[in-house]
Annotation
Bacterial RNase P class A from an Acidimicrobiia bacterium, 372 nucleotides, folded computationally. A source record names the gene rnpB. Model confidence (mean pLDDT): 76 of 100. The same sequence occurs in records of 2 taxa.
RNA sequence: UGAGUCGGCCAGGUAACCGCAGCAGAGUUCGCUUUGUUGAGGAAGGUCGGGGCUCCGCAGGACAGAAUGCUGGCUAACAGCCAGUCGGGGCGACCCGCAGGAAAGUGCCACAGAGAACAGACCGCCGAUGGCUCGGCCCCCAGGUUCGCUUGGGAAAAUGAGCACAGGUGAGGGUGAAACGGUGCGGUAAGAGCGCACCAGCGGCCAAGGCAACUUGGCUGGCUAGGCAAACCCCAUUCGGAGCAAGGCCAAAGAGGGAGAGAGCGGUCCGUUCGUUGACACUCCCGGGUAGGCCGCAAAGAUGGAUGGUUGCCCAACCGGAUACCCGCAAGGGUCCGGCAGACAGAACCCCGCCUAUUGCCGACUCGCCAU
Numbered sequence: 001u002g003a004g005u006c007g008g009c010c011a012g013g014u015a016a017c018c019g020c021a022g023c024a025g026a027g028u029u030c031g032c033u034u035u036g037u038u039g040a041g042g043a044a045g046g047u048c049g050g051g052g053c054u055c056c057g058c059a060g061g062a063c064a065g066a067a068u069g070c071u072g073g074c075u076a077a078c079a080g081c082c083a084g085u086c087g088g089g090g091c092g093a094c095c096c097g098c099a100g101g102a103a104a105g106u107g108c109c110a111c112a113g114a115g116a117a118c119a120g121a122c123c124g125c126c127g128a129u130g131g132c133u134c135g136g137c138c139c140c141c142a143g144g145u146u147c148g149c150u151u152g153g154g155a156a157a158a159u160g161a162g163c164a165c166a167g168g169u170g171a172g173g174g175u176g177a178a179a180c181g182g183u184g185c186g187g188u189a190a191g192a193g194c195g196c197a198c199c200a201g202c203g204g205c206c207a208a209g210g211c212a213a214c215u216u217g218g219c220u221g222g223c224u225a226g227g228c229a230a231a232c233c234c235c236a237u238u239c240g241g242a243g244c245a246a247g248g249c250c251a252a253a254g255a256g257g258g259a260g261a262g263a264g265c266g267g268u269c270c271g272u273u274c275g276u277u278g279a280c281a282c283u284c285c286c287g288g289g290u291a292g293g294c295c296g297c298a299a300a301g302a303u304g305g306a307u308g309g310u311u312g313c314c315c316a317a318c319c320g321g322a323u324a325c326c327c328g329c330a331a332g333g334g335u336c337c338g339g340c341a342g343a344c345a346g347a348a349c350c351c352c353g354c355c356u357a358u359u360g361c362c363g364a365c366u367c368g369c370c371a372u
Base pairs, nucleotide, nucleotide: 001368002367003366004365005364006363007362008361009360012314013313014312015311016310017309018308020039021038022037023036024035025034026033027032041344045355046354048353049352050351051350052349053243054242055241056240065239066238067237068236069235070084071083072082073081074080085099086097087096088095089094100234101233105232106231107228108227109226122173123172124169125168126167129166130165131163132162133161134160135159139154140153141152142151143150144149181199182198183197184196185195186194200224201223202222203220204219205218206217207216208215209214247295248294249293250292256286257285258284259283260282262280263277264276265275266274267273315342318339319338320337321336322335325334326333327332
C1' cells in the first nucleotide's frame, strides 16, 4: 500500500426562535390559556420462533396430525445463544451445514445410454461347447491298374483350419451426477473376487482417551453394501385453541318483561268492588346488552396515531489547497485555510431472540506487492 476475515462502538453536539403529545399545578368567558416535567430505535421494520398476560376448552388412553432431530451446557422458553464433534469450502484469517435411520419395508433416479439397482451385451474380445463350411489321417465298398497306387461313393470315433449362427465375457471403449471396491499376480477360449497378496471401505467385538458426540489402535474362517428420508416411512423427544379487535367494568336510545294508578270494555241501577286489554297513554322497576365511556396500559404512549422544524457555531474522518514553523534521507506527516456530509427509518399490550435495511469509526488477525 492493495485485497480480505472476525469482533466491538456510535447513530452528530450546542444555542436561539417557532411548534407537537401525555401528566401535574394555577387560571378560565369551560372554547382554552399558562407554568413545570416527561417524550423512539438499534433496528421501533418483517411479524419468522418463543414466553408473559387474557379468555375458551379439558376424566383416562389410543389413533390421526404437527414440530424438532450430532454432543454437552445456558435460558422462563425457542427453530435462539455458548463451547465442542463430524462433513464441506477457502492459500489463509475464517466461513457454511435442511448433521437420526437407506444392511426394516415401499417408492423414485431427468437427459444420455444396450443397461439405472435380486443390473446390463451397443462397439470390442472370445467362440471353450453346440452348429455350418473346407481339408488331412484311418477303415469299408465298387471300378481301373504298370500291383507302387489311383478314381468315385460311404462311414463310427478322433483331428486341423475357417465362419461368427447359437453362445460366453462387465477386463477395454462409449453414455451418464451415478454402471455394482482398487492395484498386482495367478487363472481362462476370452474374462471375471474366480483364486491369492496388499490396500480401501462397512459391520461386529475389544482396548485407550473423552461427561458425550467422537477419535486412535487391535482382532474378525463377517461383508463389498450406489444415491434420495426437503418421497412415504421408521426411531427418539415434545405438542389443546384463539389472540389486546384478548378480555373485564359501567352503560344512553329503541325493543322486551313486571308493577302501580289512570282510561276503555264487561258483570251491577249508581258508588264501592271484581275481571280484562298486541296494534291506549303515563310513572317506576328488571334482565341481557348496542352506541358511548373506563380499565387492561407502562418513568413515551393511543386517539388513524405527538416525539418536529429553521438559523448560527462546533465536530473525528473525507476532498481540495498552502508550506513561515516542527518531524522525516525522501515520499509524506503535523500545522493552517477552504469545502462537504450525518444514513436506515417512526413505538401501538409487554419481553427474549432471529432475519432484513443502514451512516461513520475503532481494534485484532490473514494473504499479496513495494521500500529499507